[in-house]
RNA sequence: AAAGCAAAUCAGAUGAUCGCGCGUACCAGAACAGGUAUGGGAGGAAAGUCCGAGCUCCACAGGGCAGAGCGCUGGGUAACUCCCAGUGGGGGCGACCCCAAGGAAAGUGCCACAGAAAACAUACCGCCUAAGCAGCCUUUUCGGGUUGCCGGUAAGGGUGAAAAGGUGCGGUAAGAGCGCACCAGCAGGGGAGGUGACUCCCUUGGCUUGGUAAACCCCGCUUGGAGCAAGACCAAAUAGAGGGGCGUUGUUUCAAGGUGGCCCGCCUCAUGAGCCCCUGGGUAGGUCGCUAGAGGUGUCGGGUAACCGGCACCCCAGAUGAAUGAUCAUCGCCCGGGUUGCUUCAGCCCGGGAACAGAACUCGGCUUAUGAUUUGCUUUGGCG
Numbered sequence: 001a002a003a004g005c006a007a008a009u010c011a012g013a014u015g016a017u018c019g020c021g022c023g024u025a026c027c028a029g030a031a032c033a034g035g036u037a038u039g040g041g042a043g044g045a046a047a048g049u050c051c052g053a054g055c056u057c058c059a060c061a062g063g064g065c066a067g068a069g070c071g072c073u074g075g076g077u078a079a080c081u082c083c084c085a086g087u088g089g090g091g092g093c094g095a096c097c098c099c100a101a102g103g104a105a106a107g108u109g110c111c112a113c114a115g116a117a118a119a120c121a122u123a124c125c126g127c128c129u130a131a132g133c134a135g136c137c138u139u140u141u142c143g144g145g146u147u148g149c150c151g152g153u154a155a156g157g158g159u160g161a162a163a164a165g166g167u168g169c170g171g172u173a174a175g176a177g178c179g180c181a182c183c184a185g186c187a188g189g190g191g192a193g194g195u196g197a198c199u200c201c202c203u204u205g206g207c208u209u210g211g212u213a214a215a216c217c218c219c220g221c222u223u224g225g226a227g228c229a230a231g232a233c234c235a236a237a238u239a240g241a242g243g244g245g246c247g248u249u250g251u252u253u254c255a256a257g258g259u260g261g262c263c264c265g266c267c268u269c270a271u272g273a274g275c276c277c278c279u280g281g282g283u284a285g286g287u288c289g290c291u292a293g294a295g296g297u298g299u300c301g302g303g304u305a306a307c308c309g310g311c312a313c314c315c316c317a318g319a320u321g322a323a324u325g326a327u328c329a330u331c332g333c334c335c336g337g338g339u340u341g342c343u344u345c346a347g348c349c350c351g352g353g354a355a356c357a358g359a360a361c362u363c364g365g366c367u368u369a370u371g372a373u374u375u376g377c378u379u380u381g382g383c384g
Base pairs, nucleotide, nucleotide: 001380002379003378004377005376006375007374008373009372010371012331013330014329015328016327017326018325020041022039023038024037025036026035027034043356047367048366050365051364052363053362054361055227056226057225058224067223068222069221070220071219072086073085074084075083076082087101088099089098090097091096102218103217107216108215109212110211111210124157125156126153127152128151132149133148134147135146136145137144138143165183166182167181168180169179170178184208186205187204188203189202190201191200192199193198231288232287233286234285241279242278243277244276245275246274249270250269256268257267258266259265295314296313297312298311299310300309301308302307333353334352335351336350337349338348339347340346341345
């Protein structure tokens, strides 16, 4: 210098002017509105809403099934499928990164194409004719040679992502864990280390078991549902519901009944158009929930770390048709060009640029989007 790997930090600063919404104090006011002063006013992801919780309501005697999620070990945490440290496996020359990492000798399914065969093994080419049968040749004989059938074989070739342990020696007609030695793997036993996952060593055995479980499934563990539009309170107008009052009317061709000789009147009953009042439920609207919390900053201590503890200080958005903004100046940062000097660097001048993105009950994570800087490390090359 180039190409990478890992981690951390910041997310422009200050001032002026004009605005926005919230709190507090004061003024004014019947109240709302208003005025003045003052305080604080987006993020590292506020995002996706993917996990885990707090909180709220509903459901629930107890147990089980189904469904869903998770699956190495130890630790952290309120909790987690998250984090930290390890184990095992995989990738990279390396720094380092990745893993949904129980069970495939419980069962079922699947394994394209090619290939004999993709799992109760099997035979295309090849290799072999020892045994059996048939033909031919040679015949000095028990015989020998040769061809075919019936067969044997899984060494070698070939196919495939994957082929029924690997290498060697023996053995054989040819071969084969058929036998043996070593190696790999599995199972049983024993020893050493580690909290543990696991690692290392010794020994015995049958010689050997394909892959796939983010296919069904089996095993183990966890698991009720909905979500701040949760939910609680206050509560109009209008229209229904219930009750009361006023008033109207009196249906049987006959104006109900009582009082009364009859009419008016008075009382009772029924009726139902209207008016008024009361009660209750719901709606609009409003208030709470709502931001002091598994909180932040600093420091000390414990721990490899995640994280935990002590002390001190601080209060840091709370809107709801939804505020948190705009302009200017100076400085800082990055890029390009020019220029000066003591030229791996620094200064000055000019021009340009500054990402992703906007809280909506609150936290802990994960994932995704995104600008700049710094630090440590790796590989390669060059120079000294």
Bacterial RNase P class A from a bacterium, 384 nucleotides, folded computationally.
RNAcentral holds the sequence, with entries from ENA.
The gene name in the source record is rnpB.
The coordinates come from a structure-prediction model, not an experiment, and the mean pLDDT is 77.